[in-house]
RNA sequence: CGCUGGCGGCGUGCCUAACACAUGCGAGUCGAACUGAGCUGCUUUGAUGAAGUUUUCGGAUGUAUUUAAAACAGCUUAGUGGCGGACGGGUGAGUAACGCGUGGGCAACCUGCCUCACACUGGGGGAUAACAGUUAAAAAUAGCUGCUGCUACCGCCUAGGCGCACGGUUCCGCAUGGAACAGUGGGAAAAACUCUGGUGGUGUGAGAUGGACCCGCGUCUGAUCAGUCCGUCGCUUUGUUAACGGCCUGUCGCACCGACGAUCAGUAGCCGGCCUGAGAGGGUGAACGGCCACAUUGCGACUGACACACGGCCCAAACUCCUACGGGACGCACCAGUGGGGAAUAUUGCACAAUGGGGGAAACCCUGAUGCAGCGACGCCCUGUGAGUGAAAAAUUAUUUCACUAUGUAAAGCUCUAUCUGCAGGGACCAAAGUGACGGUACCUGAAUAAGAAGCCCCGGAUAACUACAUGCCACCAGUCGAGGUAAUACGUGGGGGGCGCGCGUCAUCCGGAUUUACUGGGUGUAAAUGGAGCGUAGACGGCGAGGUCAGUCGGAAGUUGAAAGCCCGGUGCUUAGCGUCGGCACUGCGCUGGAAACUGCUUGGAUGGAGUGGCGGAGAGGUAAGCGGAAUUCCCAGUGCAGCGGCGAAAUGCAUAGAUUAUUACGAAGAACGCAAUUGGCGAAGGCGGCUUACUGGACGUUAACUGACGUUGAGGCUCGAAAGCGUGGGGAGCAAACAGGAUUAGAUACCCUGGUAGUCCACGCCGUAAACGAUGAUUGCUAGGUGUAGGUGGGUAUGGACCCAUCGGUGCCGCAGCUAACGCAAUAAGCAAUCCACCUGGGGAGUACGUUCGCAAGAAUGAAACUCAAAGGAAUUGACGGGGACCCGCACAAGCGGUGGAGCAUGUGGUUUAAUUAGAAGCAACGCGAAGAACCUUACCAGGUCUUGACAUCCCGAUGAAAAACCCGUAACGGGGUUCCCUCUUCGGAGCAUCGGAGACAGGUGGUGCAUGGUUGUCGUCAGCUCGUGUCGUGAGAUGUUGGGUUAAGUCCCGCAACGAGCGCAACCCUUAUUCUUAGUAGCCAGCAGGUAAGGCUGGGCACUCUAAGGAGACCGCCGGGGAUAACCCGGAGGAAGGUGGGGAUGACGUCAAAUCAUCAUGCCCCUUAUGAUCUGGGCUACACACGUGUUACAAUGGCGUAACAAAGGGAAGCGAGCCUGCGAGGGUGAGCAAAUCCCAAAAAUAACGUCCCAGUUCGGACUGUAGUCUGCAACCCGACUACACGAAGCUGGAAUCGCUAGUAAUCGCGAAUCAGAAUGUCGCGGUGAAUACGUUCCCGGGUCUUGUACACACCGCCCGUCACUCCAUGGGAGUCGGAAAUGCCCGAAGUCUGAGACUCAACCGCAAGGAGAGAGCAGCCGAA
Repeated sequence: CGCUGGCGGCGUGCCUAACACAUGCGAGUCGAACUGAGCUGCUUUGAUGAAGUUUUCGGAUGUAUUUAAAACAGCUUAGUGGCGGACGGGUGAGUAACGCGUGGGCAACCUGCCUCACACUGGGGGAUAACAGUUAAAAAUAGCUGCUGCUACCGCCUAGGCGCACGGUUCCGCAUGGAACAGUGGGAAAAACUCUGGUGGUGUGAGAUGGACCCGCGUCUGAUCAGUCCGUCGCUUUGUUAACGGCCUGUCGCACCGACGAUCAGUAGCCGGCCUGAGAGGGUGAACGGCCACAUUGCGACUGACACACGGCCCAAACUCCUACGGGACGCACCAGUGGGGAAUAUUGCACAAUGGGGGAAACCCUGAUGCAGCGACGCCCUGUGAGUGAAAAAUUAUUUCACUAUGUAAAGCUCUAUCUGCAGGGACCAAAGUGACGGUACCUGAAUAAGAAGCCCCGGAUAACUACAUGCCACCAGUCGAGGUAAUACGUGGGGGGCGCGCGUCAUCCGGAUUUACUGGGUGUAAAUGGAGCGUAGACGGCGAGGUCAGUCGGAAGUUGAAAGCCCGGUGCUUAGCGUCGGCACUGCGCUGGAAACUGCUUGGAUGGAGUGGCGGAGAGGUAAGCGGAAUUCCCAGUGCAGCGGCGAAAUGCAUAGAUUAUUACGAAGAACGCAAUUGGCGAAGGCGGCUUACUGGACGUUAACUGACGUUGAGGCUCGAAAGCGUGGGGAGCAAACAGGAUUAGAUACCCUGGUAGUCCACGCCGUAAACGAUGAUUGCUAGGUGUAGGUGGGUAUGGACCCAUCGGUGCCGCAGCUAACGCAAUAAGCAAUCCACCUGGGGAGUACGUUCGCAAGAAUGAAACUCAAAGGAAUUGACGGGGACCCGCACAAGCGGUGGAGCAUGUGGUUUAAUUAGAAGCAACGCGAAGAACCUUACCAGGUCUUGACAUCCCGAUGAAAAACCCGUAACGGGGUUCCCUCUUCGGAGCAUCGGAGACAGGUGGUGCAUGGUUGUCGUCAGCUCGUGUCGUGAGAUGUUGGGUUAAGUCCCGCAACGAGCGCAACCCUUAUUCUUAGUAGCCAGCAGGUAAGGCUGGGCACUCUAAGGAGACCGCCGGGGAUAACCCGGAGGAAGGUGGGGAUGACGUCAAAUCAUCAUGCCCCUUAUGAUCUGGGCUACACACGUGUUACAAUGGCGUAACAAAGGGAAGCGAGCCUGCGAGGGUGAGCAAAUCCCAAAAAUAACGUCCCAGUUCGGACUGUAGUCUGCAACCCGACUACACGAAGCUGGAAUCGCUAGUAAUCGCGAAUCAGAAUGUCGCGGUGAAUACGUUCCCGGGUCUUGUACACACCGCCCGUCACUCCAUGGGAGUCGGAAAUGCCCGAAGUCUGAGACUCAACCGCAAGGAGAGAGCAGCCGAA
């Protein structure tokens, strides 16, 4: 904040504007300090005097009344005076400080009221408020004259143990010094009131309380704040203060603080505590309590015991208010309250009854302190909203498989109860004698009624809780991952459920989780992170043994220590609890004191092992300088010599007849770099160092054990060195070579390649200070298995003339155990086990950028952020996929061949276009003669028109009929429609069945959508050899192993080896067919032998031998031989055999991939249509046609066309095949035998062979197109069938780029048959005939398999990804400038005020006869001084 809200108690409530404030209130009191005034009472004395009394009638008296004075008493009060307004209450602006906390000090101090002790309280004086009069003024207020009192003010007396000065004695202390005691000198006091009980006053001392000051330690962030300070630091003099002190003044000195963080900047009141956390910590400082600071802002003093003073004063400033315009007034950060600000915080309440405070002798007064009440679910706590029973498991609602599934004993109903609330009655404690705001409150009692009292969030996961509808990447949700694109447990609503409950959810903040700043408790080879290297300062750490000390350290004891409250524990009081109260513990700290002495520190004196020095020795591209050398390159000159040279993948630019250059000879010049040795080697701190010689020089190593005696390690700052490039000055310049020029390449080529070429590279001097400055590994020390190289030393041994072996020291490599590691890996040269020191890291980007600072001549370097943005970035390893990576292998994949396609005509399919419609699907391979094994109607889904609405089709109900169908007639474009003929079956005669018509509704129907909701089926990789599992083992894990390796195979086929052993799906085999043979069988098949017979013919008898048919067997297995191989698997060759190495062919398709295809075969969820998206009829369309593509066919011809004769296989046949005969040129027609088939028929096979003809041409090739006449099928051949005859006779002469098939009975070529089918194949599926060529081989193209490698890819290379531009949005910067705030410094002016000065002012008390003095005041001046 949103929704909701019954009661009570205890707490708590402006976090923002220390912003401004109307109004009321918050500090007064004392008459027992004093004077005056007022009122009242009483007494006395006067005056007056009514009634009355009395009278001499004049009067007297008179207790009423009025009045005056005095005294007394009481009350009120202005003023003087005393005490208190320095407490209580508020706030947190300032303050990073002795402000706070804690512990000390004060020998450097004060302390009203209070307590105790001692002593005293005598005697005088002069004024002044009030008051009266008066003046000024609007007011606030002020002035003048006059009077007066005090516990107001001022002297005097007295006074000690008080204070000051001086000197002294005794004692004490860490130092300055302190205490006590006497002595001398001079000095300081008082106030009275009273009820006679007391209360006051003064001095001194002590106590208590409160305060001042000083010190140790602790107390936020920033170094992109590194130097700061001038009364600053110290001494001394003076002053000031209660007191110390540069607190102040004068003089002198030049100090003081600071990397242990000064100064500056930012932020902030501090603490007890509070929240959180296992703790250590982190955050915080509301309420309650302690301290501090402040009171509109700033300066200042006065009074006082205490203030530099919230409700006091002066001044300045801003604001507000009053005003007569001349002047004045004010300060809510007190309690309420108002405005404003804000997301946000309350009543202008009651009472002094209690607890405290001030005054007073007291009564008492005052008290927005306080006690209470009111408001707010703001927090905590208690409690209620009912309890029991109640199944027809009501109704409603939701869902639904349509069911007593859920809501749910829940409700209703019945029986009870009354806590809270409401009503009525009684009625407290807090209070000692009196006094009760709270309050008729708490509490008690009574009657009545289930009545008045439940919501909020969530339900995809983490996280408890699921469904329906609606929506359709829309609306929306979301803290995170994410959800939503038509079946949403995530959006919205309903039902149901879960959690908490007078609250629930959200937001903000803090801690936790986060060991994610790591003290407890992290890291730095590759994830962020070792400085480029060395020397070395401060610092940190530091070897052996002994003595001393006790600072650190560890015990003990103790502190009126660590306040109380709080936390914790135990009691106790409110009905319980919250809350209160009592006791205890604790407060981990600090200080004092007394001990211990191991360790650390300090100190004393030793030792030699760490470290260093000395002696001897060898190794080395260690450094600097000078000199020297040869080979090569280029150039110059001269000679020979001729046409090219050079360069490249190929070229060109370039050089060259003016003589190049390859080539060759010789002389010369110049600069730079140093061949071989050479390396896994050597040296150096790193960068780095390579010809030879000389000079100078550094370090390491080995050996020796003479010397020193811990002298060590690391190292913030600092200093030095530091590749290449670059910069400055001056040289030098052969080669190479940024920039640049030209030539190529390319779409372009500001590149790679080529030809040239300048800075530079070289030298000297000076800068720069960075690198993947890398071992991506800081330095040092010690410890922890081994093996094997290499180079430098030393010792020993064996040996000899080659050397080898063992041990050891210090380097440099490889492998490897333990251990470590996220893994990779490291492993005595650690990334292991330990120790010390330094540096660095804390998500990615922004960014090593900006600003600031330092350095640099510059280029730049060093240090080094933030806004904003993302949910990741990254490391190592795994499985795949990919690679114009590698190795091996296979396939008509290439190659070698044969024949095609692409060119022509036609057929057919598709796209496109057109159309009323040209229905719809299929789309790289894997759509396109595909589904379709066959669109004239039908099919048909499309279009136009007509017609029907329970429907063409299914089930159920009711009524009627006995038909309906069929045939015929009428009518229609046709269906629908009308009429005629005909009049169902069974029966127990009750009826039943069947069919039609009519009717009502449930429903039918859909080739409508979604193949990305699905089943089923299919394609494809691919008939490729692969894909997995169990157990075991390895790995933190993903995973690996097995399945890899060596061979071999068509094969993950087999053999061998192996942390694997086995198994499954695939391969192979089993199945079919074909090739050989045997057995059995012998008709529709066959005919050798026997017999008969014909023109001929298995035609007939007969037979089953052969062919064949169809059942069952055999056969082939690397079985045999030789060789190879590993004595294996297997391979090569041979024999035999019909067939030889899976004999040929087929069927058979692993895990999976492609959201592959199909909702139009079928089935099916959901959605959609329901007199229409359904049904039916006629006609049309699917057959269109500038065009493009695929698949075929026919050809282009002589290996041919045409004419005349042979040889198959496999099939089909009853709404059928149809012989023969007749007929037609023919397609056919007529007739019709035979055959449901090894019998009959289709049925002629064709190519081929032989002979003849044609003679290279658009032809006797080719047959499109067209005309005429026909045939057949069919209701019907116009759109739109096939075929026949005659005639016509187009393109086309072998096909560009490109591309397809095929390895043997294959390609090629030739014909035959079947399915579909009324009819309609150049397609499809089958069949046989004739019958080749080639394969060296695996480099390349394509596809695939295995192993390996790289990867930032995993939708997996059709991946990922970079930059610019355009538009929009966000953040930031620049920009002419402008405005505001804070702080500091300098100068000017200078209020109030303290202090000082001075005199020509003024003045009651004291001194003085007086003058005058002491003292005071005002004015003036000066120092300081706020705004």
Molecule: small-subunit ribosomal RNA
Organism: uncultured organism